[in-house]
């Protein structure tokens, strides 16, 4: 240089082929409950410019260019 695969709440991933309300999990964070207290557990809440730019559409995380970081892999 090139093919490939990945970027999505703080994390670490699902959706993405097949475009339709940010749908969804596991951990962590806040509040209560429970406890002498503290873990566990329950119940509730907060937390998202879907890596960035630009098309295409009525409508994009999802389809295309073209950028930039990670992984791999040939050269």
């Nucleotide at each position: 240089g090139g093919g490939c695969c990945g970027g999505u709440g703080g994390u670490u991933c699902a959706g993405u082929c097949u475009g339709g309300u940010a749908u969804g999990a596991a951990u962590g964070c806040c509040u209560g409950a429970c406890u002498u207290g503290c873990a566990c557990u329950c119940a509730g809440g907060a937390g998202g410019u879907c890596g960035g730019g630009g098309g295409u559409u009525c409508a994009a995380a999802u389809c295309c260019c073209c950028c930039c970081c990670g992984g791999u892999c040939c050269a």

A computed fold for a 75-nucleotide RNA from a Candidatus Bathyarchaeota archaeon, annotated as transfer RNA. The coordinates come from a structure-prediction model, not an experiment, and the mean pLDDT is 81. It was read from a public genome assembly. Taxonomically the source falls in Candidatus Bathyarchaeota (Archaea, Thermoproteati).